A computed fold for an 89-nucleotide RNA from a Deltaproteobacteria bacterium, annotated as c-di-GMP-I riboswitch aptamer. Its Rfam family is "c-di-GMP-I riboswitch aptamer". Rfam describes the family as follows. GEMM was predicted in a large-scale screen for bacterial structured RNA regulatory elements. The model forms 95% of the base pairs in the Rfam consensus. Model confidence (mean pLDDT): 88 of 100.
RNA sequence: GCUUGAGAAGGGCAAACCAUCUGAAAAGGUGGGACGCAAAGUUACCGACCUAAGUCUUCGUAAGAAGAUAUGGUGGCAGAACUGCCGGG
Numbered sequence: 001g002c003u004u005g006a007g008a009a010g011g012g013c014a015a016a017c018c019a020u021c022u023g024a025a026a027a028g029g030u031g032g033g034a035c036g037c038a039a040a041g042u043u044a045c046c047g048a049c050c051u052a053a054g055u056c057u058u059c060g061u062a063a064g065a066a067g068a069u070a071u072g073g074u075g076g077c078a079g080a081a082c083u084g085c086c087g088g089g
Base pairs, nucleotide, nucleotide: 002089003088004087005086012037013036017032018031019030020029021028022027035076041082042081043080045079047077048074049073050072054069055068056067057066058065059064
């Protein structure tokens, strides 16, 4: 440098759920908690998925209702990019 995660060591992260805060929601932060994870480290660039405050359209006398939409999210949904501990070959 390439490749690999079988068995190890030291460690790391933390799903659901609960409390609380933020948010229109999806979801996120913090504390508790561990289902799992060898990139469950970082980035929404491509795809996918979630939400629809605002906006637009339609209906309605109105109140309001329905539909569309990401400029909001998920990196613990895959791809991609960047970075990285330990061990094997």